Predicted 3D model of a 78-nucleotide RNA (transfer RNA) from a Planctomycetota bacterium. Taxonomically the source falls in Planctomycetota (Bacteria, Pseudomonadati). Rfam family: tRNA. It is annotated as a transfer RNA.
[in-house]
RNA sequence: CGGGCUGUAGCGCAGCCUGGCUAGCGCACUUGCUUGGGGUGCAAGAGGUCGCAGGUUCAAAUCCUGUCAGCCCGACUA
Repeated sequence: CGGGCUGUAGCGCAGCCUGGCUAGCGCACUUGCUUGGGGUGCAAGAGGUCGCAGGUUCAAAUCCUGUCAGCCCGACUA
C1' cells in the first nucleotide's frame, strides 16, 4: 500500500443478502411473590436508535460513499 471479515443493551449473539409489524433472544440487572433468610422458581420492569459521518428514499440496522477500531491474507522493504 491492496483485499477480506467483524463492530447492534453491561456480556454473548440474531436480524442485514430480499428496506416497511413499536429493534429482538439468552445471561446479567431492578421490583414484587415465594422462603425464617439465601438460592431456585414464578410474574412484571428498566436498559440500545445498530462503530462514526454523509447520501439515496415516503421510509435505512438493512442499499451507496467516506472514515475509525480489531482480526486475517497478500504485496513492498533490509